[in-house]
RNA sequence: UGCUCCUUAGCUCAGGGGCAGAGCACUGGUCUUGUAAACCAGGGGUCGUGAGUUCGAUUCUCACAGGGGCAA
Numbered sequence: 001u002g003c004u005c006c007u008u009a010g011c012u013c014a015g016g017g018g019c020a021g022a023g024c025a026c027u028g029g030u031c032u033u034g035u036a037a038a039c040c041a042g043g044g045g046u047c048g049u050g051a052g053u054u055c056g057a058u059u060c061u062c063a064c065a066g067g068g069g070c071a072a
Stems, first nucleotide, its partner, number of pairs: 001071007010024004018055001026042005048064005
């Protein structure tokens, strides 16, 4: 320098046009002498940034930023 993949909750990831989900973690409760486990309920997101397309973008396109891989 070029090609390619990734960026979504605190962490690991799903979802690929119609108001965003899971597991773990966290908070409260039940249970227990107490802790853990189990069970019930709950909080938490400008979907990396900016633009474009569209009635509508987390999703499609482009640029940029950060990270991984390959080539030189």